[in-house]
RNA sequence: AGAGGUCGCCGAACCUAUCAGUAACCGGGAUCAGACAGUGCGGUGUCGCGCAUUCCCGGCGAAAGGAGGUCCGGCCGAAACGGUUCGGAUCCGCCCAUCCGACCCGUUGGGCCCGGGUCGAACAGGUCCGGGACUGUCGCAACCCCAUGUUGCGGAGCGCU
Numbered sequence: 001a002g003a004g005g006u007c008g009c010c011g012a013a014c015c016u017a018u019c020a021g022u023a024a025c026c027g028g029g030a031u032c033a034g035a036c037a038g039u040g041c042g043g044u045g046u047c048g049c050g051c052a053u054u055c056c057c058g059g060c061g062a063a064a065g066g067a068g069g070u071c072c073g074g075c076c077g078a079a080a081c082g083g084u085u086c087g088g089a090u091c092c093g094c095c096c097a098u099c100c101g102a103c104c105c106g107u108u109g110g111g112c113c114c115g116g117g118u119c120g121a122a123c124a125g126g127u128c129c130g131g132g133a134c135u136g137u138c139g140c141a142a143c144c145c146c147a148u149g150u151u152g153c154g155g156a157g158c159g160c161u
Base pairs, nucleotide, nucleotide: 001161002160005076008075009074010073011072013070014069015068016067025059026058027057028056029055030054034047035046036045037044038096040094041093042092043091079108080107081106082105083104085102086101087100088099089098090097109135110134112132113131114130115129116128117127118126119125137155138154139153140152141151142150143149
């Protein structure tokens, strides 16, 4: 410097479905003195008999996160994921949860299919574990009998050319 490819990897933009007939808002009815700021406890703040909250009916009706497609760009440890610690966001403190970021450690050659766990609103998708065939690459053995072929087994990207 280069190769892997049934969709190789990542990102932006645009489109689509989902989220969801949900949240919010408006009207009506019932209920009732409390309710809300992620959960619990404590605090603080705000709202509430000028009817909050909760439930039902009607009207109107989203978005984010997550995903798929198209296209463009950057690439071939591309990158993804798991874990520890630290920092930040969700009103404040402590415990927890979720999300974001950084360092370090670890796992995975690559995508696909099946089963289970987990995250998730999810029959989407991600990920982990187990299994399966496929594929690239190198090594070994056999076949073939010379083409860099076929078959089997094995290794890991710290690889291969």
A computed fold for a 161-nucleotide RNA from uncultured Bifidobacterium sp., annotated as Lysine riboswitch aptamer. Its Rfam family is "Lysine riboswitch aptamer". Gene Ontology term of the family: lysine biosynthetic process. The coordinates come from a structure-prediction model, not an experiment, and the mean pLDDT is 78.